[in-house]
Molecule: transfer RNA
Organism: Minisyncoccales bacterium
RNA sequence: GCCGGUGUGGCUUAGUGGUUAAAGCGGGGUUCUCAUAAGACUCAAAUGUGGGUUCGAUUCCCACCACCGGCA
Repeated sequence: GCCGGUGUGGCUUAGUGGUUAAAGCGGGGUUCUCAUAAGACUCAAAUGUGGGUUCGAUUCCCACCACCGGCA
């Protein structure tokens, strides 16, 4: 330099164009207990950036950025 893939809460993942972006682990609070853990209830927290298509985009298209792999 060329080609391909991936990018979503703190972490690991789901979400094939339409209601409020879902789950597990983790974190805060309450409850329970003599106490701790476990359990129960509850709260906060995410679509890499910028454009485009569309009535509507996490989803489709383009560019860029980051990471991974292959080729040279």